Small-subunit ribosomal RNA, central domain from an uncultured bacterium, 348 nucleotides, folded computationally. Its Rfam family is "Bacterial small subunit ribosomal RNA".
Context: one part of a larger RNA
RNA sequence: UUGGGUGUAAAGGGUGCGUAGGCGGGAAAGUAAGUUAGUUGUGAAAUCCCACGGCUCAACCGUGGACUUGCAACUAAAACUGUUUUUCUGGAGUAUCGGAGAGGAAAGCGGAAUUUCUAGUGUAGCGGUGAAAUGCGUAGAUAUUAGAAAGAACACCAAAGGCGAAGGCAGCUUUCUGGACGAUAACUGACGCUGAGGCACGAAAGCGUGGGUAGCAAACAGGAUUAGAUACCCUGGUAGUCCACGCCGUAAACGAUGGAUACUAGACGUGAGGGAGAGAUUCUUUCGUGUCGUAAGUUAACGCGAUAAGUAUCCCACCUGGGGAUUACGACCGCAAGGUUAAAACUC
Numbered sequence: 001u002u003g004g005g006u007g008u009a010a011a012g013g014g015u016g017c018g019u020a021g022g023c024g025g026g027a028a029a030g031u032a033a034g035u036u037a038g039u040u041g042u043g044a045a046a047u048c049c050c051a052c053g054g055c056u057c058a059a060c061c062g063u064g065g066a067c068u069u070g071c072a073a074c075u076a077a078a079a080c081u082g083u084u085u086u087u088c089u090g091g092a093g094u095a096u097c098g099g100a101g102a103g104g105a106a107a108g109c110g111g112a113a114u115u116u117c118u119a120g121u122g123u124a125g126c127g128g129u130g131a132a133a134u135g136c137g138u139a140g141a142u143a144u145u146a147g148a149a150a151g152a153a154c155a156c157c158a159a160a161g162g163c164g165a166a167g168g169c170a171g172c173u174u175u176c177u178g179g180a181c182g183a184u185a186a187c188u189g190a191c192g193c194u195g196a197g198g199c200a201c202g203a204a205a206g207c208g209u210g211g212g213u214a215g216c217a218a219a220c221a222g223g224a225u226u227a228g229a230u231a232c233c234c235u236g237g238u239a240g241u242c243c244a245c246g247c248c249g250u251a252a253a254c255g256a257u258g259g260a261u262a263c264u265a266g267a268c269g270u271g272a273g274g275g276a277g278a279g280a281u282u283c284u285u286u287c288g289u290g291u292c293g294u295a296a297g298u299u300a301a302c303g304c305g306a307u308a309a310g311u312a313u314c315c316c317a318c319c320u321g322g323g324g325a326u327u328a329c330g331a332c333c334g335c336a337a338g339g340u341u342a343a344a345a346c347u348c
Base pairs, nucleotide, nucleotide: 003320004319005318006317007302008301012316014201015200016199017198021194022193023192025088026087027086028085029084030083031082033081034080035077036076037075038074039073040072041071042070049065050064051063052062053061054060091191092188093187094186095184096183097182098181103177104176105175106174107173108172109171110154114150115149116148117147118146119145120144121143125136126135162169163168206247207246208245209244210243211242215241216240220236221235222234223233258315259314260313261312262311263310266292267291268290269289270288271287272286273285274284275283276282297304298303321348322347323346330341331340332339333338
């Protein structure tokens, strides 16, 4: 490389948008680039293969054939692919109407709780643990009542529920704004799918500058435990957690399952719409989200099973024994931490 694979054995890119490229719906007419058939030329000789012949045989040699699977020109065919023109509406998009939603951004507001402060009541303990101690408290704590301040997070509703491409998103209100879905079938007429590079987004931690800091809490300090205890437990406590702007670009970024399209028994829920029905816990239909399933099928098994890991097609990414190696070197990116790309010797 071919082949075979990628839920769990090695292997799906964290996610989207999209360039080149690859692939691409129905009908008619043309063309003849691909395609198919034929003819001609060329495809050196030797070699290889076949037949016959010459050295007594063979090796070896000679003659003839075949082969040289190719290339070019010409002629013909027109199904398929390409291409040109015309056309269609089922794919795709637009329009109108409609309801659902923690989708996003900004601003404002709210109550519970926590901590602190002030004042009152009140007195000797509080706190903490397996048990204690460190700690707090007669300078009046804990408890309780009233008031004030601050920051962070939003109980119940709440759900196998909803929304988002993923990361993720939850008190309430307003403004701005993205997408999906249903109905109609008015408009465009293949405008599509995928997508190497590229661009954008991307939890937490971390970094830079400036704010903020109630609670929690790496580091750190002390008290315990213990043979020791650089831990688990306790008392404190700084970065950080929060906000603004900028970076970082990684996660078990998981459904460990790339995207798109079509097809293939059923049963039971649930969310958002539509239709039918006098009505019902009814029937039906579209999109989403779940459970079960010896329906078929598939799998090494577990399991998957219309939300496929089934049956097929197209495109991308990735794998190729374990270790060495999430490495070295180089390159690119980054303020740094580090990230991306990515070997070999050697060894089993």